A computed fold for a 398-nucleotide RNA from Phycisphaera mikurensis NBRC 102666, annotated as Bacterial RNase P class A. It matches the Rfam family "Bacterial RNase P class A". Rfam links the family to the GO terms ribonuclease P activity, dimeric ribonuclease P complex and tRNA processing.

RNA sequence: UUCCGUGGACAUGCAGCCGCUGCGGAACCCUUGGGUACCGCAGAGGAAAGUCCGGACACGAUUGGACUCGAUGGUGGCUAACGGCCACCCGUGCGCGUGGGCGCGCACGCGGGACAGUGCAACAGAAAGCAAACCGCCGAACGGCGCCCUCGGGCGUGCGUGGUAAGGGUGAAACGGUGCGGUAAGAGCGCACCGCCUCCUCGGUGACGAGGAGGGCACGGCAAACCCCAUCGCGUGCAAGCGCAAGCAGCUCCUGUCGGCGGUCUCCGCCGGCGCCCGUGUCCACGGGUCCUGGAGCGGGUCGCGCGCUUGAGGCGGUCGGCAACGACCGUCCCAGAGAAAUGGUUGCACGUGGCUUCGGCCACCGACAGAAUCCGGCUUACCGUCCAUGCCGCCCA
Numbered sequence: 001u002u003c004c005g006u007g008g009a010c011a012u013g014c015a016g017c018c019g020c021u022g023c024g025g026a027a028c029c030c031u032u033g034g035g036u037a038c039c040g041c042a043g044a045g046g047a048a049a050g051u052c053c054g055g056a057c058a059c060g061a062u063u064g065g066a067c068u069c070g071a072u073g074g075u076g077g078c079u080a081a082c083g084g085c086c087a088c089c090c091g092u093g094c095g096c097g098u099g100g101g102c103g104c105g106c107a108c109g110c111g112g113g114a115c116a117g118u119g120c121a122a123c124a125g126a127a128a129g130c131a132a133a134c135c136g137c138c139g140a141a142c143g144g145c146g147c148c149c150u151c152g153g154g155c156g157u158g159c160g161u162g163g164u165a166a167g168g169g170u171g172a173a174a175c176g177g178u179g180c181g182g183u184a185a186g187a188g189c190g191c192a193c194c195g196c197c198u199c200c201u202c203g204g205u206g207a208c209g210a211g212g213a214g215g216g217c218a219c220g221g222c223a224a225a226c227c228c229c230a231u232c233g234c235g236u237g238c239a240a241g242c243g244c245a246a247g248c249a250g251c252u253c254c255u256g257u258c259g260g261c262g263g264u265c266u267c268c269g270c271c272g273g274c275g276c277c278c279g280u281g282u283c284c285a286c287g288g289g290u291c292c293u294g295g296a297g298c299g300g301g302u303c304g305c306g307c308g309c310u311u312g313a314g315g316c317g318g319u320c321g322g323c324a325a326c327g328a329c330c331g332u333c334c335c336a337g338a339g340a341a342a343u344g345g346u347u348g349c350a351c352g353u354g355g356c357u358u359c360g361g362c363c364a365c366c367g368a369c370a371g372a373a374u375c376c377g378g379c380u381u382a383c384c385g386u387c388c389a390u391g392c393c394g395c396c397c398a
Base pairs, nucleotide, nucleotide: 001394004391005390006389007388008387009386010385012350013349014348015347016346017345018344020043021042022041023040024039025038027036028035029034030033045369049380050379052378053377054376055375056374057237058236059235060234063285064284065283066282067281069233070232071231072230073229074088075087076086077085078084089111090109091108092107093106094105095104096103097102112228113227117226118225119222120221134168135167136164137163138162141161142160143159144157145156146155147154148153176194177193178192179191180190181189195217196215197214198213199212200211201210202209203208241307242306243305244304250298251297252296253295254294256274257273258272259271260270261269262268263267275290276289277288278287279286314333315332316331317330318329319328320327321326351367352365353364354363355362356361
């Protein structure tokens, strides 16, 4: 310094004139509510988007357990909570440094469990989960065949019985890896170093890491396959809900039974059991109701006004604690609340972008993605450009 990444800030600013909405002030008119005009302050985002997670809040009387269904998944911390964020551990990949070991940086990981069980792996291959020999290798053992012989035997031959899984082949993957010894030829058969298993010591909150001792040398893969384990999960949602005004039209079905006590005694009241309904997708427990009650369905009326409605798990600044996410304390600020939906138009200057340039400047553009609707913390997606910080490869200079 080019390209490629990662993280962050900004997302036009100022002023004049006119206009809109909210809040506050205050004048006049009409009369208890509205109108006219004036002054001040504020007025659409980093994603307001998607509706993917988590909540606050509200209502459904309330509650416990089991099952079902769903979600999450290394460890620890932050948070109101989360599938979020921060730090760390492990694995894989890339790069750099090193003689090596290893270290550093960046990126990615649906990162708990494969001796609880079930299942899958086409084709190829001898063989794909407790096996197996296609090409091979083996004259040590037994036999055969051929040759020689001093008649005891010797040499050759992988032909048969047999031994073998080191070499080659197939495959994504073949029952540990490399090397040495050993063997008839081989093989953890033995040994060294790795790997694996068990135990111990040390460090760490922990995942895990380092080291030591001993040992059989075996105990594949896939769970973003079913599954197992751990943790979590009631439903509906501001069109929630609360109130005022106005208006209509109600109808049908179910609502049981047994016992006790009392009374004004063909009935009523109280208590209890069973049954039924509700609180929950199912069951159990518990609770409530069971004829002025509750449940199921059909139909009609109201789509008006107000509240909810914006002071918050709030913003900004400082100090302290913490590697950090973040927390505590102090100070300061109020920063949209529309209601078919306000937040705009115009002019000038500045910024920005593009082009030209005699390097003084000139001209043009109106500037990406895109508009709050109960609110907040995240995630994901879209996006013109400018600036800040930082990382890798390449190139250049010292």